[in-house]
The prediction has a mean pLDDT of 81. The RNA shown here (transfer RNA) has 72 nucleotides and comes from Pestalotiopsis sp. IQ-011. It matches the Rfam family "tRNA". By type it is a transfer RNA. Taxonomically the source falls in Pestalotiopsis (Eukaryota, saccharomyceta, Sordariomycetes, Amphisphaeriales).
RNA sequence: UCCGAUAUGGUGUAACGGCAAACAUUAAGGAUUCUCACUCCUUAGCUCAGGGUUCGAUUCCCUGUAUCGGAG
Numbered sequence: 001u002c003c004g005a006u007a008u009g010g011u012g013u014a015a016c017g018g019c020a021a022a023c024a025u026u027a028a029g030g031a032u033u034c035u036c037a038c039u040c041c042u043u044a045g046c047u048c049a050g051g052g053u054u055c056g057a058u059u060c061c062c063u064g065u066a067u068c069g070g071a072g
Stems, first nucleotide, its partner, number of pairs: 001071007010025004018055001026044006048064005
């Protein structure tokens, strides 16, 4: 330099173009308990960035950034 893959709560992963973005874990509060733990309930928190297509984009297209792999 070129080619490919990936980027989603603090963490690990889901999500046919129909989003009010799901699950587990985490944190806070509550119930239970003499207390702790377990268990249960509630709440908080996320789409790498910028454009484009579309009635509608996490999803499709373009550019960039980062990481990983390959070629030279």